[in-house]
């Protein structure tokens, strides 16, 4: 200097012009609506101030994120349900801690991968470093393991090996070879992803945990550790039995449901409900009158008034909170305690932007300087400056992201 | 704010209780038939199963996570 991995952080700045939104101040009646003091009038009616709302304008404060995203988890809050318990369903799954809680985070244990070493080499074992880990139970049960292979899980005999019996061949009479039969055998071959502990010695007809030593495994005991678990030339057992539970399942633990369109308050018009009044009737026959018909006639009509529920609509919930920053203390850490300071959207389909200039940063390229070189310094030109956006709120996870800075570890190259 | 479902050849779909070399119809190309075309007959090509990761001896299928498409529900009585 470059490359890779891990951790933590930032993610443009200034000025000018033009715009957007909430809130507040002031103006606007020569914009609209509500309002109705008061005035005119015998009356019908007409005019109309204050005040309020909407709209417009001025000024001021403030105005997205590290993920606001996906909605994958967990909570706060609110309503409904709920004596208590269980089943089903769903979720989680080594141990300990943190936390309001979690499937999150931190620390530890076990297990794998890679690198280096322990040895002359390989396997196996083991030490160190680094990295990953959805890691309860396969002796609770049921089911699965294609093809190949003898056999894929109450073990099995294809080839091979071995003795025995029978038949045949040969013979130097010791045997040897071939075939058949019923046996023994898991050491060797072969199949497969996987073949029933491994290595060695003994043993045997040949073999085999058949016996033994070491390693591995299981149980008990002891010691260490909060625990997971680790250690033990401590004792016992020849081994007590493959994989897979991201197959069903079993065990343990957790879990009531819905979601701010939750919920609360105020409350039009129309229809419908209830109550009171109500006989001066009502409706139809195309406009009016007469007439005719129907309904009602003491309460079940029309009509008038009142009440309650509820819709549209409005207000609230609503943003000061498991909050942010700094310091300090405890802790390996996650995190917590203490002290000081700060206020950072609240919104309705919903605003935070655009242009120009300068600067910053990065890439490519050209020129000059410097250096043995990788490179560094100065100047010019061109290009780039992401991902994306609140909608009740918070803690995580996951995903997207131009580019930049810092720390740690590992590797490579060049120069001294 | 919730719930469900789909993605496989150019198009429409099977397969998804793990064992595959991933099939079918239409379409495409070549050949036969015909004077020529259509129809018919025969043959061939075309896929990394939406992307990535994991479990497993083995993944289109099981699990996780992203991407894209489609559908449904919500108030009062």
């Nucleotide at each position: 200097u470059c490359c890779g991995c891990c951790c933590a952080g930032c993610g443009g700045g200034c000025a000018g012009c033009c715009g957007c939104g909430u809130c507040g101040u002031c103006c606007u009646u020569a914009g609209c609506c509500u309002g109705g003091a008061c005035c005119c009038g015998c009356a019908a009616g007409g005019g109309g101030a204050a005040a309020g709302g909407c709209g417009g304008g001025u000024c001021g404060c403030c105005g997205a994120g590290g993920a606001a995203a996906g909605u994958c988890c967990g909570g706060u809050c609110u309503c409904c349900a709920u004596c208590g318990g269980g089943c089903a369903g769903c979720g989680u799954g080594c141990c300990g801690g943190c936390u309001a809680a979690c499937g999150g985070c931190c620390g530890g244990g076990g297990g794998g991968g890679c690198g280096c070493g322990g040895u002359c080499a390989a396997a196996a074992c083991u030490g160190c470093g680094u990295u990953c880990u959805a890691c309860g139970g396969a002796u609770a049960g049921u089911g699965c393991c294609a093809c190949a292979g003898a056999a894929a899980a109450u073990g099995u005999a294809c080839c091979g090996c071995c003795a025995c019996g029978c038949g045949g061949g040969u013979u130097u009479c010791g045997g040897c070879c071939c075939g058949c039969g019923g046996g023994g055998u898991a050491a060797g071959g072969g199949u497969g992803a996987a073949a029933a502990g491994g290595u060695g010695c003994g043993g045997u007809a040949a073999g085999a945990g058949c016996g033994c030593a070491c390693c591995g495994c299981g149980g008990c005991c002891g010691c260490g550790g909060u625990a997971a678990c680790g250690c033990g030339c401590g004792c016992c057992g020849g081994c007590a039995g493959g994989g897979a539970a991201a197959a069903c399942c079993c065990c343990a633990c957790g879990u009531g449901g819905a979601g701010c369109a939750a919920g609360a308050c105020c409350a039009a018009a129309u229809a419908g409900g209830g109550g009171a009044g109500g006989a001066u009737g009502g409706c139809g026959c195309g406009g009016c009158c007469c007439g005719c018909g129907c309904c009602g006639u003491u309460a079940c009509a029309a009509c008038u008034c009142c009440c309650g529920g509820g819709u549209a609509g409005g207000u609230u919930g609503c943003u000061g909170g498991a909050g942010c920053c700094c310091g300090u203390c405890a802790g390996c850490a996650a995190u917590g305690g203490c002290g000081g300071g700060c206020c950072g959207a609240g919104a309705g389909g919903a605003a935070u932007g655009g242009c120009u200039g300068c600067c910053g940063c990065c890439g490519c390229u050209c020129c000059g300087g410097u250096g043995c070189a990788a490179g560094c310094c100065g100047g010019g030109g061109c290009g780039g400056u992401a991902c994306a956006g609140g909608a009740a709120c918070c803690g995580g996870c996951u995903u997207a992201u131009a580019g930049c800075c810092g720390g740690g570890c590992g590797g490579a190259a060049u120069c001294c | 704010g919730g719930g469900c479902u789909c993605g496989u050849a150019g198009c429409u779909c099977a397969g998804c209780u793990g064992g595959a070399u991933a099939g079918a119809g239409c379409g495409g190309c070549c050949g036969c038939c015909u004077c020529c075309u259509a129809a018919g007959c025969g043959g061939c090509a075309g896929g990394c199963c939406g992307g990535g990761g994991g479990u497993u001896u083995a993944a289109a299928u099981c699990c996780c996570u992203c991407c894209g498409g489609g559908c449904c529900c919500g108030c009062c009585a």